RNA sequence: CAUCAAGAUUCGCAAUAUUCUUGUAUAUCGUUGACAAUAGGGGUCAACUGUUUCUACCAGGUUGCCGUAAAUAACCUGACUAUAAGAAUAGGCUCUCUUUGC
Numbered sequence: 001c002a003u004c005a006a007g008a009u010u011c012g013c014a015a016u017a018u019u020c021u022u023g024u025a026u027a028u029c030g031u032u033g034a035c036a037a038u039a040g041g042g043g044u045c046a047a048c049u050g051u052u053u054c055u056a057c058c059a060g061g062u063u064g065c066c067g068u069a070a071a072u073a074a075c076c077u078g079a080c081u082a083u084a085a086g087a088a089u090a091g092g093c094u095c096u097c098u099u100u101g102c
Stems, first nucleotide, its partner, number of pairs: 001101002005099004012093002016090010026056001030048006041066002050057001058078007
């Protein structure tokens, strides 16, 4: 002197990514239409609406109710996505030290 030499380290610099927690949104809710099943059944598809909001809007279970008809009801458990805050980790630059090379 050298980081297109290596290792360790971090007073710091700039912002990125990931993970976790909490808050907010949305209630994984509601409305309508079509098709489908029938007490061993109660399902499927589409559209609208809902969010200072992109996406998603399902899955499983329990109980009632419906006396054979076309209509289900209540409750429980589980996220995803957007966004704000906090925390942690990683890598980049820089600082410092040791070694190495000239």